[in-house]
């Protein structure tokens, strides 16, 4: 550099659920939890799931999911 993730160490996130916050809602944040991850860093490009009060009026528009599934980017150990 490539390719692995069986075994090991030293770390790392943290599903359900409870509390608190915030949204109109998907859903975010903080704290507790750990079910699980080797990209469970990051990033709406394709694909797919949701959501939507006021406007418009039937999918247009606006948006949520990066722990659905691929794409792109960076990256810890280890084995070969």
């Nucleotide at each position: 550099c490539u390719c692995u993730g069986a075994a090991a160490a030293g770390g790392c996130c943290a599903a359900a659920c409870c509390c608190g916050u915030u949204g109109u809602g998907a859903g975010g944040c903080g704290g507790g939890g750990a079910c699980g991850g080797a990209a469970a860093g990051c990033u709406a490009c394709g694909g797919g799931u949701c959501u939507c009060a006021a406007g418009g009026a039937u999918g247009c528009g606006a948006g949520a999911c990066a722990g659905c599934c691929g794409g792109g980017u960076u990256g810890c150990c280890u084995g070969a």

A computed fold for an 80-nucleotide RNA from a Deltaproteobacteria bacterium, annotated as c-di-GMP-I riboswitch aptamer. The model forms 95% of the base pairs in the Rfam consensus. The prediction has a mean pLDDT of 81.